[in-house]
């Protein structure tokens, strides 16, 4: 983009096209070929006329007769019926296009010449008579025409049979000249026919060449096959047919089989080149229920003719008979599907006829269908309060719908009415004139129209009569909302839907197209995705394992011929209709007319000769001999060595060898391993050696000898393109395996045993058969690889190696061939490659063409088997697959850190006791946190409250705020009943003022309220990784790119921290510093801290005067920076029991968290989008709950004691809090704490540190440790300690004697031990968490490992990134296929039986005068029917393996 469409929604006209693609299935019923009386007997209808007869108005009506005239049924006879229409089964060539033969051929009607039409004959149809049958038919007998028919005449340039000439040797032509043969029809003069012959135009007929679809898993076919001689046939050639006789004839350029098919001009698509297609129109073919035959006839083997078979429908009186819509209509069926039983011969063709005319379902016309193509229209302009309604949103507003309506004004194309109205007609006939050659032509009048009262025109009124469709995630033009919630559903391809869907569904807008619009089907494009134009094979699919060589393909230099290819003119064809052009006609256009071009071909000639091809001649540089120098693990055979191993046989000798991570099976006291000697056996060849050599490839390794191949190089001595490739084919081919006969020392499949394991049919040990070796024979595959086919020539450079030659100054060079490494252009998706190309080019071969299914099945070929080699489809997926990059990941490598390990200290894990937490339980045990990163967490404080959680009672704009209006100063508040309390009642009585107002409280608006759901819609805070040292930009530069470089490399550092180096230069967040405490010192101030000197006072105390010195307070400053010194190193830096210095290399601790990760944690701190619930899921109270317990886990406290435990006594802090506070002191209790009470809002009052230190007891026990548990009694707080508070006294006196596997913290003022102190708070379950100080260790070799990191680097099929990813059984459904006994179809072909019409011979006693005909007889042939085996489908118990599905 197109369609002979269909299908869903919608539909107003008109023009001009198309309409069974399916079952070439069956037909009901009309019509689709008949004409001619001017061939013919005749007279059935109709009419006219003569003649009769009858009624009878002499002119009607009826009736009889005459073919007597117009005509005319049936019948003889001519002519047509072979044309026009359909249809598309068959046919892969008896077709079809194209060119061309036809000297191998016919031809009615038509034209034109020539010559002729004569004599005679006898029937037969109808009619008439009789007769059969149910019909269809039809049988007998008289009788009769002809342009039927049949004999004789006569005739040519016809036919024939034979001579001769001349042509180019004739199956041929032309000419003559014979033997013999063959016509005719009439009619009225003409006309119009007939017959012969020859010529022309038409239209066939035959024949050759080229060209025309899949399969090779169709590889050989063929006996009339090939071809000779003679015939027979036919218009006419020919094996078309017979008889002989020869063996031939096609076939890899595809024979022969299958299978599918009308075939062209032509449509459609392409830029073409091609690809697909064969409706409508037009040529040719084939066909006419199905299958065979022939007859007539110019023409047929014959759509609406005939005969016979066979199937099928029909009528039948059962005895027979009839029939073929693939003609036009139409009807059933079938299918997703395709129309009227119509009008007329007006036109245009056509049959017959002089001619009027009949006659045409061809044809023109109309009628159906939006089917298709083009054409009109459904209005037009103004009109803004930008109107209502929708819909939408950041909603007192605005935005779209949208000039869109509403209103005005103006048009009437279409549609409707009326009215009027064509062309399409020329003509033939008739008549009238003209011409001339009396039947021609011209002029002129009449005359014909289905369509159709149509087109077309006027003219009336009036926006009247007319719009859907399908889409809106990209692709692809157009977006919001509402609903659903992986469901409903969309979906051309990605893909879309799991509660904020532009993708489902609706809406509203919006886009595209328009009487149509979508969807479905097929077919080309795009697709360079089969690549001629125009593709690739090293790793994506793709080089045959290798050589060899045959068709074939190509092919070196010169020169002459030729002209097949090429190239150019011409000339003929290339059928109109298509398609382009240009012009005209319908009012445009669609559609048509006319003219041009094009038809790219194919044939003939006529030329040109570069090129390719033939032919001839020459050349050597391609290849090849020779002829000489060398090479090498080449390749056959055949001796021959030593070294190890193993065995045997003696000896010496003793207890273990052997084996492994470690072991054990095994060997060995009958004497092994180990050692010495001698003897045998078999395989394999250490050093040499090596990117080294040979070879075609596999491969080939000790020597030595025969033989037999090659391959360099030097010489140019000889041939003269002998050359490359190389389809089929040949021959070799690693290892396994296979057949026979050998051999067998060592390894060693299976096999056994012993180890490892969760198991171990393995890895690793001990054995060990085949085997592996040797002779012969299969077999033919391998990651048979450089994953690279051969040849040829050309293209920069280095640098090494092997065999030659030549030169050499012995260093070495130069050159042929060879194997290698690194690069340059080039080339390639990169990666690489790179003279040994994957580079530029020729040429020949092989092979690909999405993954899988599969290298399977089935078939055929080879094999002994084993298998090999060729080699599909169904179904199934949306991929698979190269390279290369960034992460990530390795039980991958280097380097390096960290209390990671190690070394140490001290802990959980065992006990009791708290505390969380899982589970359980409960009316509720509210809820959130879950490896690290949750669990003494949110909670820095649950008896009510909190409180969210449960039972129960109660309210429903009510609690509480805010703003604005208005009212009040008595609501509140106290009391009282009632209730469990909220709460209901009664009941009392007091606002302040500066007079502006404040306060209060009620009352009206507006704004509720949810600790309800989503942390995976979110804000914001947080956790971890990890205070790890990494994250990045910018310009540049490399790379098609993703992307790399910087950021790597060598060193350093705690650090991506710094230097060196360097396509990089630079910057940024991160690190460090900057900030705070703390360590020294200095200034400066000097209460409430301080007290040295000086005084005053005390039993004593800075207690007082004073004092500013010390300590301390708190602000400012200094100092530390590898700064200085030695080493080392290029340098940064590093080492030093180096000075100095209070402090050394970050001085110590805080704060301080890059880019991000885990969809991490929180909706219950707050804030927040959406959802929910509103007499409740909101809220008030009371009351229980959160504190439950068989149990289990985490943090923890407190033990277990003598480094203690308990009396007595003596010390020494920081750091904080404190007025409903914190308390000194007294007094009273054993004590918790009670009574009283100064200070003190705090450097001023309060607050006994403890462990330490001394000194005395206990003396190793379940104790004088431990203190749980429980009675008893009491204290405090608080409306209230029952559930469920905290201390205190007395009594009681549990487990537990240092803790299994496992863990966890810490490197110095650090672990470890001790006490104080705050927040929360009435108390208090605190043993918890955050500060503080005081006592104060111990270890660190090291970086092998465990655990986490980081940098380079390496592999990867992983990117949701190893908690990845994927294998194969097995179980389960569905689906296709393959094998199968069986079973049942189909088409073709062979053999043999039988054989209908009919043609062809033959015969003929019957019929005729003959001529011929009836039968009869063969010979062939549809069709039947038997047999066996081939082919191709279906089905099918089972059966196998594939594919999909969570």
């Nucleotide at each position: 983009a197109a369609u002979g469409a269909a299908c869903g929604c919608u539909g107003g006209c008109g023009g001009c096209g198309u309409g069974c693609u399916u079952a070439a299935c069956a037909c009901a019923u009309g019509c689709a070929a008949g004409u001619c009386g001017a061939a013919c007997g005749g007279u059935a209808a109709c009419a006219g006329a003569g003649a009769g007869u009858a009624g009878c108005u002499u002119g009607c009506u009826a009736c009889u007769u005459u073919g007597c005239u117009g005509a005319c049924g049936a019948g003889u006879g001519g002519c047509g019926c072979a044309c026009g229409g359909g249809u598309g089964a068959g046919u892969a060539a008896u077709a079809u296009a194209u060119a061309g033969a036809u000297a191998a051929u016919g031809u009615g009607c038509c034209u034109u010449u020539u010559a002729g039409u004569u004599c005679a004959g006898g029937a037969u149809a109808g009619c008439c008579a009789u007769u059969g049958g149910a019909a269809a038919c039809g049988a007998u007998g008289a009788u009769u025409a002809a342009u039927a028919c049949u004999g004789a005449a006569u005739a040519c340039u016809c036919c024939u049979u034979c001579u001769u000439a001349u042509u180019a040797u004739a199956a041929g032509a032309u000419a003559a000249g014979u033997c013999g043969g063959g016509a005719a029809a009439g009619u009225u003069u003409u006309u119009c026919g007939c017959u012969a012959a020859a010529a022309g135009a038409u239209c066939g007929g035959u024949c050759u060449a080229u060209a025309u679809c899949c399969c090779a898993u169709c590889a050989g076919c063929u006996u009339g096959u090939u071809g000779g001689u003679a015939g027979u046939g036919u218009a006419a050639g020919a094996g078309a047919c017979u008889a002989c006789c020869a063996a031939g004839g096609c076939a890899a350029u595809g024979a022969c089989g299958g299978g599918u098919a009308g075939c062209g001009g032509g449509u459609u698509u392409g830029a073409g080149a091609g690809g697909a297609u064969g409706a409508u129109c037009c040529c040719c073919c084939a066909c006419a229920c199905u299958g065979g035959u022939a007859c007539u006839g110019a023409g047929a083997c014959a759509c609406g003719g005939a005969c016979c078979a066979g199937a099928c429908u029909c009528c039948u009186a059962c005895g027979g008979g009839a029939g073929g819509c693939a003609g036009c209509a139409g009807u059933g069926a079938g299918g997703a599907a395709u129309a009227u039983u119509g009008g007329a011969c007006a036109a245009u063709g056509g049959g017959c006829g002089c001619a009027a005319g009949c006659c045409u379902g061809a044809u023109c016309c109309a009628g159906c269908c939006a089917u298709g193509c083009c054409g009109c229209g459904u209005g037009c302009a103004g009109g803004a309060a930008g109107a209502c309604u929708g819909c939408c949103c950041u909603a007192u507003g605005g935005g779209u719908u949208g000039u869109a309506a509403a209103c005005u004004g103006c048009u009437u194309u279409u549609a409707u009415a009326u009215a009027g109205g064509a062309a399409g007609a020329a003509a033939c006939a008739u008549u009238u004139c003209u011409a001339c050659g009396u039947g021609u032509a011209g002029a002129g009048a009449u005359u014909u129209g289905a369509c159709g009262g149509u087109a077309c025109u006027a003219u009336a009124a009036g926006a009247a009569u007319a719009a859907g469709g399908a889409c809106c995630g990209g692709c692809u033009a157009a977006c919001u909302c509402c609903g659903u919630g992986c469901c409903a559903g969309c979906a051309g391809c990605c893909g879309c839907g799991g509660u904020a869907a532009u993708a489902c569904g609706g809406a509203g807008g919006g886009u595209c197209c328009g009487a149509g619009c979508g969807u479905u089907a097929u077919c080309c494009g795009g697709a360079a995705u089969c690549a001629u134009u125009g593709g690739g094979u090293u790793u994506a699919a793709a080089g045959g394992g290798u050589c060899c060589g045959u068709a074939g393909g190509c092919g070196g230099g010169a020169a002459u011929c030729u002209a097949a290819g090429u190239c150019a003119g011409u000339g003929g064809u290339g059928a109109a209709a298509u398609c382009u052009u240009a012009c005209a006609g319908c009012u445009c256009a669609a559609c048509u007319g006319u003219a041009a071009a094009a038809u790219u071909g194919c044939c003939a000639u006529u030329g040109a000769u570069a090129c390719u091809g033939g032919a001839u001649u020459u050349c050597u540089u391609g290849a090849a001999u020779u002829a000489g120098u060398g090479u090498g693990a080449a390749g056959u055979g055949a001796u021959u060595a030593g070294a190890a191993u193993g065995u045997g046989u003696a000896g010496u000798g003793u207890a273990g060898c052997g084996g492994u991570g470690a072991a054990a099976u095994g060997c060995a006291u009958a004497g092994a391993u180990a050692u010495u000697a001698c003897a045998c056996a078999g395989a394999a060849u250490a050093c040499c050696a090596a990117u080294u050599g040979c070879g075609a490839a596999g491969g080939c390794a000790g020597a030595u000898c025969a033989c037999u191949a090659a391959c360099a190089c030097u010489a140019u001595a000889u041939u003269g393109a002998c050359g490359c490739u190389g389809a089929g084919g040949g021959a070799c081919g690693a290892a396994a395996g296979c057949g026979u006969g050998g051999g067998g020392a060592g390894c060693g499949a299976a096999c056994a045993g012993g180890a490892u394991u969760a198991g171990a049919u393995a890895c690793c040990c001990u054995g060990g058969u085949a085997g592996u070796c040797c002779a012969c024979g299969c077999c033919g595959u391998a990651a048979a690889c450089g994953a690279u086919g051969g040849a040829u020539a050309c293209u920069a450079g280095c640098u090494g190696u092997u065999c030659g030659a030549u030169c050499u100054u012995c260093g070495g060079a130069u050159u042929g061939a060879g194997u290698g490494g690194c690069u340059a252009a080039g080339c390639g998706a990169a990666a690489g490659u790179g003279a040994u190309a994957a580079g530029u080019a020729u040429c020949c071969c092989a092979c690909c063409u999405g993954g899988g299914g599969a290298g399977u099945a089935c078939g055929u070929u080879c094999g002994c088997a084993a298998g090999a080699a060729u080699g599909a489809a169904a179904c199934u997926c949306a991929a698979a697959g190269g390279a290369a990059u960034u992460g990530a990941c390795g039980g991958g490598g280097g380097c390096c850190c960290g209390c990671a390990c190690a070394a140490g200290c001290g802990g959980u894990g065992g006990a009791g006791c708290a505390u969380g937490u899982g589970g359980u339980u409960u009316a509720a045990u509210u809820c959130g946190a879950u490896g690290a990163u949750a669990c003494g967490c949110g909670a820095g404080g649950a008896a009510c409250c909190u409180u969210a959680c449960c039972a129960g009672g109660g309210c429903u704009u009510a609690a509480a705020u805010g703003u604005a209006g208005c009212u009040u100063g008595a609501c509140a508040g106290g009391g009282g009943u009632a209730g469990a309390a909220a709460u209901a009642c009664c009941u009392u009585u007091u606002c302040c003022u500066u007079c502006g107002g404040g306060c209060a409280a009620g009352u009206u608006a507006c704004a509720a309220g949810g600790u309800g759901c989503u942390g995976c819609a979110u804000g914001g805070u947080u956790g971890u990784c990890g205070u790890c040292a990494g994250c990045u930009c910018g310009u540049g530069c490399c790379g098609u790119g993703a992307g790399g470089u910087g950021u790597c490399a060598g060193g350093u550092u705690a650090a991506g921290u710094c230097c060196u180096a360097u396509a990089a230069c630079g910057a940024g967040c991160g690190c460090a510093a900057c900030c705070c405490c703390u360590g020294u010192u200095g200034u400066u101030a000097g209460u409430u801290g301080c007290c040295a000197u000086c005084g005053a006072g005390u039993a004593a105390u800075g207690u007082c005067g004073g004092g500013a010195a010390c300590u301390c307070u708190a602000a400012c400053a200094a100092g530390a920076c590898u700064g200085c010194c030695a080493g080392u190193g290029c340098a940064a830096a590093c080492u030093g029991u180096g000075a100095g210095g209070a402090a050394g290399g970050u001085g110590g601790g805080g704060a301080u968290g890059a880019c991000g990760u885990c969809a991490a944690a929180u909706c219950a701190u707050c804030a927040c989008g959406g959802c929910c619930c509103u007499u409740a899921c909101g809220u008030c109270c009371u009351g229980g709950g959160c504190c439950a317990c068989a149990c289990a886990c985490g943090u923890g406290c407190u033990a277990c004691a003598a480094u203690g435990g308990c009396c007595g006594g003596u010390a020494c802090a920081g750091a904080g809090a404190g007025c409903a506070g914190c308390c000194a002191c007294u007094c009273c209790g054993c004590g918790a704490g009670g009574a009283g009470g100064a200070g003190c809002g705090a450097a001023u009052c309060u607050u006994c540190a403890a462990a330490a230190c001394c000194g005395g007891u206990c003396u190793c026990a379940g104790u004088u440790c431990g203190g749980a548990u429980c009675g008893g009694a009491g204290u405090c707080u608080g409306c209230a300690a029952c559930u469920c508070g905290a201390c205190u006294c007395c009594g009681u006196g549990a487990a537990g004697c240092u803790g299994g596997a496992a863990u966890c913290g810490c490197u110095a003022g650090u672990a470890a031990u001790c006490g104080c102190a705050u927040a929360u708070c009435a108390g208090c379950c605190a043993u918890g968490a955050u500060g503080c100080g005081g006592u104060g260790a111990a270890u660190a070799c090291g970086u092998u490992c465990c655990c986490g990191g980081g940098c380079c680097u390496u592999g990867u099929a992983c990117a949701c990134a190893c908690c990845g990813c994927c294998c194969g059984u097995c179980a389960a459904g569905c689906c296709a296929u393959g094998g199968a006994a069986g079973c049942u179809g189909g088409g073709a072909g062979u053999a043999c039986c039988u054989g209908a019409a009919g043609u062809c011979g033959g015969u003929c006693a019957c019929c005729g005068c003959a001529a011929g005909g009836a039968g009869c007889c063969g010979c062939c042939u549809a069709g039947g029917g038997u047999a066996a085996a081939a082919c191709u489908g279906g089905u099918a118990a089972c059966u196998a393996g594939g594919g999909c599905u969570a």
Molecule: small-subunit ribosomal RNA
Organism: uncultured bacterium